Annotation:
Predicted 3D model of an 87-nucleotide RNA (c-di-GMP-I riboswitch aptamer). The sequence was found by an Rfam model in a public genome assembly. The prediction has a mean pLDDT of 81.

């Protein structure tokens, strides 16, 4: 220095729920709140999966159906980076 295994929390993040803002929706952001997390940091313009369907198409229209170009990394795998003790 690299990899693996195990452990800790001065400190870090923050599920459900809730309030506000935002968005067509899924969702996102902020406050409160903690179920959990050693990568729950970044990457969905890496792969798979899941959610939504504004718009487009199928119809003359509504409904409905299909499609991501919209989302989710706290869905899994991969990639990149980082804290720290011991072996």
């Nucleotide at each position: 220095u690299a990899u693996c295994u195990a452990a800790a929390a001065c400190g870090g993040c923050a599920a459900a729920c809730u309030c506000g803002c935002u968005g067509a929706a899924a969702g996102g952001c902020g406050g409160g709140g903690a179920c959990g997390c050693a990568a729950a940091g970044c990457u969905c313009a890496g792969g798979u999966g899941u959610c939504u369907a504004a718009a487009u198409a199928g119809c003359g229209a509504u409904u409905c159906u299909a499609u991501a170009u919209g989302a989710c990394c706290g869905a899994c795998c991969g990639g990149c980076u980082g804290c720290a003790u011991a072996g």